[in-house]
RNA sequence: GCUGGUGUAGCUCAGCCGGUAGAGCAGCUGAUUUGUAAUCAGCAGGUCGGGAGUUCGAAUCUGUCCACCAGCU
Numbered sequence: 001g002c003u004g005g006u007g008u009a010g011c012u013c014a015g016c017c018g019g020u021a022g023a024g025c026a027g028c029u030g031a032u033u034u035g036u037a038a039u040c041a042g043c044a045g046g047u048c049g050g051g052a053g054u055u056c057g058a059a060u061c062u063g064u065c066c067a068c069c070a071g072c073u
Stems, first nucleotide, its partner, number of pairs: 001072007010025004019056001027043005049065002052062002
């Protein structure tokens, strides 16, 4: 330099054919317990890597940039 892949909650990851975002763990509160752990119930946490475009509507499609990974040279 070229090609491909990945980027979504604190972490690991879903989200299919565009219809407005979820799970597990972690965190907080409560119940239970002499207390802790475990268990159960609930809560909070996201401008979906950044601009732009298409669309009534974009995490999703297009293009560009950034970061990381892999391959080729």